[in-house]
Context: one part of a larger RNA
C1' cells in the first nucleotide's frame, strides 16, 4: 500500500516447517520346537545410548555494580581508617540472569490408503489360476495423528464488541522490561506500584569500626553470628512517568 467505513480483541486454517532413532535386560517360558545340543514366535514390563524441548529446586560452572584475605606504590597533613593503579593486582567465597555437567518432558499410541508379499471369489481356458471385473489382508516408509507457525490463503476467510464525529481508536512523548543492534514487541503514565529511593524479608559474606580489657609487642577477647551488601520478594507515591500535540471524519 492491499484486503472497498474505520478500529479493538478472539479464532478458523489453505499452506509451511519440526519431531519420526535405537541397544539391552527381565516375565511369558527353559514354554512351543528339537533325539540332544539348543531355543523362540505374539504379547508385557523395565533400563539405558545418542538426539531434541524446557527450566533453574539439587550439581556444577559463571557472575570485572557483593562481601572478605592480602601484597606493592600513590594519595586523603600523621595514627587510625580508607581510597587509586598494578590483567577485578592476586586469592577466597558468591545472590540474581545466564547455563550444562544438572532436572523433567518427548520419540507412544491409534485411523486412512498402500508396496513386496499372502490370500478370497473368479472366468478367458467346463479343469486350474490372487486378476482379466471385484473383495481383503499387509511396512520403520505415504496420508492423518503430536509440537510450532500460519489470511498478502490478493482465493485476502470468520465471531464478538466499539464508532456515526473532528468519533472509536491509534500515535508522538515520558517510565521501563525475563523484549531488543536500530527498529519493533509488552508493560505502565497520578483513575498509577512503570522504574528509581526507602522499609522489610530472603539470601551473600563472614564477625566492622569505634571504644573497653590482656599482652612490651604481633595480636587476642569483648560488645556482637557483627557490619557491609547488585539484579531476587513483600511493601511504601519521597522521585520521575507532567501538560499536551498529531493522525485517524464527509455515511462509505
Nucleotide at each position: 500500500c492491499g484486503c472497498u467505513a474505520g478500529a479493538u480483541g478472539a479464532u478458523u486454517g489453505a499452506g509451511a516447517g519440526g519431531a519420526c532413532c535405537u541397544g539391552c535386560c527381565a516375565c511369558c517360558a527353559g514354554u512351543a520346537c528339537g533325539a540332544g545340543a539348543g531355543g523362540a514366535c505374539c504379547g508385557u514390563g523395565g533400563u539405558g545410548g545418542a538426539c531434541g524441548g524446557a527450566c533453574c529446586g539439587c550439581u556444577u560452572g559463571u557472575g570485572u555494580a557483593u562481601c572478605g584475605g592480602u601484597u606493592g606504590u600513590g594519595c586523603c597533613g600523621c595514627c587510625a581508617g580508607g581510597u587509586g593503579c598494578a590483567g577485578c593486582g592476586c586469592c577466597g567465597a558468591g545472590u540474581a540472569g545466564c547455563a550444562a555437567u544438572g532436572u523433567c518432558c518427548g520419540g507412544c499410541a491409534g485411523g486412512g490408503a498402500u508396496a513386496a508379499g499372502c490370500g478370497c471369489u473368479g472366468a478367458a481356458a467346463g479343469c486350474a489360476u490372487c486378476u482379466a471385473a471385484g473383495c481383503g489382508c499387509g511396512a520403520a516408509g505415504c496420508c492423518c495423528a503430536c509440537c510450532u507457525c500460519a489470511a498478502g490463503a490478493u482465493g485476502a476467510a470468520u465471531c464478538a464488541u466499539c464508532u456515526u464525529u473532528u468519533a472509536a481508536g491509534g500515535g508522538c512523548c515520558g517510565c521501563a522490561g525475563g523484549a531488543g543492534a536500530c527498529u519493533a514487541c509488552u508493560g505502565c503514565g497520578u483513575c498509577g506500584a512503570u522504574a528509581g529511593g526507602a522499609g522489610g524479608c530472603c539470601g551473600g559474606u563472614g564477625a566492622a569500626a569505634g571504644c573497653a580489657c590482656a599482652g612490651c609487642a604481633a595480636u587476642g577477647u569483648g560488645u556482637g553470628c557483627a557490619g557491609c551488601c547488585u539484579a531476587g520478594c513483600c511493601u511504601u507515591a519521597c522521585u520521575a512517568a507532567u501538560u499536551g500535540c498529531c493522525c485517524g471524519u464527509u455515511a462509505a
The part of an RNA shown here (large-subunit ribosomal RNA, domain VI) has 252 nucleotides and comes from a Saprospiraceae bacterium.
Model confidence (mean pLDDT): 88 of 100.
Lineage of the source: Bacteria > Pseudomonadati > Bacteroidota > Saprospirales > Saprospiraceae.
Rfam family: Bacterial large subunit ribosomal RNA. Gene Ontology terms of the family: ribosome and structural constituent of ribosome.
It was read from a public genome assembly.